Predicted 3D model of an 843-nucleotide part of an RNA (large-subunit ribosomal RNA, domain II) from Teichococcus rhizosphaerae.
Its mean pLDDT, the model's own confidence on a scale to 100, is 81.
Rfam family: Eukaryotic large subunit ribosomal RNA. Gene Ontology terms of the family: ribosome and structural constituent of ribosome. The literature on the family includes a 2001 paper in Science by Yusupov et al., "Crystal structure of the ribosome at 5.5 A resolution".
Context: one part of a larger RNA
């Protein structure tokens, strides 16, 4: 000097500019609100759970009540007061004699530690040095707190053991990879709040149990005492009487008599059956009929006795006051529960775990991990990445004519063994065949606990200042050697750069919650015949999560979410249900059970002359294949066998001739022949034909219990299957815009006050159960304040009215009501309900 950028002042153009102020338009409306109708989406909340709309539990409805509190102590954080101290309150002073106010002592904690203790007891130094370091700086340096390392001091421990000594004490100086909850120019004490912990009922409700003291035998069990009660029949014991018989003992017959835990049966007492009635009853055990017993171990009144680990019991664990395998009442007691249930307003930010170790641990805890909050310090340090360099490895694969182990088949050799037969020799031995082993060269197939070889992925370290280089030192190590090694003083190298890429992303410390049942998918993998089975690994999900798609759906595909508007896609779709193609092109498929989209809601082996495409090999104008027609002969009734066998029961063999061709015959047939037919040849015909196989669709294979599911209807040159192309549809995804919140960067105090927890501006982000943190709303009471509101109408209640806030909620209008009530700043708490088979009342 030029260019660009920034700042200030002035001028003005352009552009932009609000939810503020204001004008116009609009008020039976494009607004607000309530109800109704129709359509779309939409399963019932709470809870435990991996997982519930569940055929898991609680829940008819409404009102009121209803659950983390208080105290002491400990710990962490923050605020306040004083500070080597701090805390008055035993007591005293003062006083309006309660309080407030003032003061001393004592005591608590702190100010010294260490050692078991006796005891001893913290300055070499500018209260040390080195490195990092806020900050300051005269830019040379000085360097707080804190951290790392080194040294010093005090105590303990282990050594050393001097001067002294009364001779066994004493303990100076000096030390030690030893040790301490120490020192090293104090930081504490008190108080308040919050989080956490412990002890207390300890968030609330809930046992089965245990203990103490009482009350009960009006029910019922048993005993004792004393009373009362129990028709009418039947049977007919003993005894007695009479007669008869007998030598007698005695017997027989007929009466009389009236015994009995005898019998029928009324009352009574009981309670068998109908498994009757009743079963919100007449009744918390009754009624009816039927039934048992009915002179006795009978029934019953009254009195008395026996008491809870006790009684009583013709014994059933029966009974002991509707209670009994241990009564009832009160108390200990709000017993304890690792178990079940419940646990009350809103918004914002972050956001888990079901794993490790230990436990009389497996329904629970502690511990680490994961999470939150705070503080301090980095912000050239870091990384779920790549590259380069250099390591570690023995899985996959591969290998077995490499080791180990397994294993198929032949071949060769020679040695030994077994068997066989021939042969040799007569002394042994050869040779041949076969078999087994051995050896050699090959061959087939294998290995989680085999391996020479050997990946991919994953993984360690490094890519510089704590470095590189130079000079000089120290050393008892090392070297022949001041040679090296280690260490140290000094110096040089500062765009702090030594690969790439990325960067709202790091570290340390403190405090603390929840969790410690998991489950699913791809891949790898163990057990198991298998499983929506059990157990592992990596990663990703669900749990804790909505949205679009898969009709439906915890986990699949797409994609993660503030409130709106517009645009575009993903996955998936586009006949109609249904937004979007009855779109285009080329093939395939006909199913009297067609098919129709991953996970996924099944189908196989095996078949098909259904159809399509292909492969291989044959035949064929020298005329195939198929169709129709003709021929299909002779030796020969071949040989054997047979009762017979002439092509054709059977056996062996299977030639020749003539021919265009004709098998010693492919079947039918006969007792055997015959006859027919086929192979083979020819004529007519005139172009493809035959066989075997491959794989597309289709068909068979393919049977189940309510009627039924490509989601439904339906669809056939598809709306099915295969391949391709174009267009279109729509998610909370992507893009753009506006707004809200959070976080971060940058800027800012002017003119008095206020004020940085503000204002302005730029950018990014926004899911969430348990859980943490922050900010708010509402209720009762207290202090202050508004010289607040109120009979000109407070609170409360009602309200199709208006307004503000994301929300909890709040304000205004109208009505009712008739006497109190509110805002703000603080303090305080018996402070917010849908659930608890919650409590009480009501319906």
């Nucleotide at each position: 000097g030029u260019a660009c950028g920034c700042g200030c002042u002035c001028c003005g153009c352009a552009a932009g500019g609000a939810u503020g102020c204001u004008g116009g338009c609009g008020u039976a409306a494009u607004g607000g609100u309530a109800g109704c109708u129709a359509g779309u989406g939409a399963c019932c909340c709470g809870u435990c759970u991996u997982g519930u709309a569940a055929c898991a539990c609680g829940g008819a409805c409404c009102a009121a009540g209803g659950a983390g509190u208080c105290a002491a102590c400990c710990u962490u954080a923050u605020g306040u007061g004083c500070g080597a101290g701090u805390g008055c309150c035993c007591g005293g002073g003062c006083g309006u004699a309660a309080a407030a106010c003032c003061c001393c002592a004592g005591c608590g904690c702190g100010g010294a530690a260490u050692g078991a203790a006796a005891g001893u007891g913290a300055a070499c130094g500018u209260a040390g040095g080195u490195g990092a370091g806020a900050g300051c700086u005269u830019c040379g340096g000085c360097g707080c707190a804190u951290c790392a390392c080194c040294g010093a001091c005090c105590g303990a421990u282990c050594c050393u053991g001097a001067u002294g000594u009364c001779c066994u004490c004493g303990g100076a100086c000096g030390g030690a990879u030893u040790u301490g909850a120490g020192u090293g120019a104090g930081a504490g004490c008190a108080u308040a709040u919050a989080g956490g912990g412990u002890u207390g009922g300890a968030c609330c409700c809930g046992a089965a149990a245990g203990a103490a003291g009482a009350u009960g035998a009006a029910c019922u069990a048993u005993g004792c005492g004393u009373g009362u009660g129990u028709a009418g029949g039947g049977u007919g014991a003993a005894g007695c009487c009479a007669g008869a018989g007998g030598a007698a003992a005695c017997u027989c017959u007929g009466g009389u008599g009236g015994a009995g835990g005898c019998u029928c049966g009324c009352a009574g007492c009981g309670g068998u059956u109908c498994u009757g009635a009743c079963g919100u009853g007449c009744a918390a055990a009754u009624c009816g009929a039927u039934c048992g017993u009915c002179a006795a171990a009978c029934a019953u009144g009254c009195g008395c006795a026996u008491g809870g680990g006790g009684g009583c019991g013709a014994a059933a664990g029966a009974c002991u006051a509707a209670u009994c395998g241990a009564a009832u009442c009160u108390u200990c007691u709000g017993g304890u529960a690792g178990c079940u249930g419940g646990u009350u307003u809103c918004c914002g930010c972050c956001g888990a775990a079901g794993u490790u170790u230990c436990c009389c641990u497996c329904a629970g805890g502690a511990u680490a991990g994961c999470a939150g909050u705070g503080u301090u310090g980095a912000u050239c340090c870091c990384a779920g990445u790549u590259u380069u360099a250099u390591g570690a490895g023995g899985u996959a694969a591969a290998g077995c004519g490499a080791a180990u182990g397994a294993u198929u088949a032949g071949g060769g050799a020679c040695u030994c063994g077994g068997g066989g037969g021939c042969g040799c020799u007569a002394u042994u031995u050869a040779g041949c065949c076969u078999u087994c082993a051995u050896c050699c060269a090959u061959u087939c197939u294998c290995a989680a606990a085999c391996u020479u070889u050997a990946a991919a992925u994953a993984u360690g370290u490094a890519a510089g200042a704590a470095g590189u280089c130079c000079c000089c030192g120290u050393u008892a190590c090392u070297u022949u050697a001041u040679u090296g090694a280690a260490c140290g003083c000094g110096g040089a190298c500062g765009c702090u750069g030594g690969a790439a890429u990325g960067a709202a992303a790091c570290a340390a410390c403190a405090c603390u919650a929840g969790u410690g049942g998991g489950c699913c998918a791809u891949u790898u993998u163990u057990g198991g015949u298998a499983a929506g089975c059990a157990g592992a690994a990596c990663u990703g999900g669900c749990g804790a999560u909505g949205c679009g798609g898969g009709a439906u759906g915890a986990a699949c595909c797409g994609a993660a979410c503030g409130c709106g508007a517009g645009g575009u896609u993903a996955a998936g779709g586009u006949g109609c249900c249904g937004g979007a193609g009855u779109g285009g092109a080329c093939g395939c498929u006909c199913a009297u059970c067609a098919g129709a989209c991953a996970c996924c809601a099944c189908a196989a082996a095996a078949g098909g002359u259904g159809u399509u495409a292909g492969u291989a090999c044959a035949u064929c104008u020298u005329g195939a294949c198929a169709g129709c027609a003709g021929g299909a002969c002779g030796g020969u009734g071949g040989c054997c066998a047979u009762g017979g066998a002439a092509g054709u029961c059977g056996g062996a063999a299977u030639c020749c001739g003539c021919u265009a061709a004709g098998g010693a015959c492919u079947g039918u047939g006969u007792a055997a022949c015959a006859a027919c037919u086929c192979a083979c040849c020819u004529g007519c015909c005139g172009a493809a034909u035959g066989u075997a196989c491959u794989a597309g669709c289709c068909c068979u294979g393919a049977a189940a219990a309510u009627g039924g599911a490509u989601g439904g209807c339906g669809c056939u040159c598809a709306a099915g299957c295969g391949u391709c192309c174009c267009a279109c549809c729509c998610a909370u995804a992507c893009c753009u815009c506006g707004c809200c919140c959070u976080c971060g960067g940058c800027g800012c105090g002017g003119g008095c006050u206020c004020g940085g927890c503000g204002c302005g501006u730029c950018g990014a982000g926004g899911a969430g159960u348990a859980g943490g943190c922050g900010g708010a709303c509402g209720u009762g009471g207290a202090g202050g304040u508004c010289g607040g509101u109120g009979a000109c109408g407070a609170a409360g209640c009602c309200u199709a009215g208006g307004a503000c806030g994301u929300g909890a909620g709040u304000c205004c209008g109208g009505g009712u009501g008739g006497a109190a009530c509110g805002g703000c700043c603080u303090c305080u708490a018996g402070u917010g309900c849908a659930g608890a088979u919650c409590u009480u009342g009501g319906u």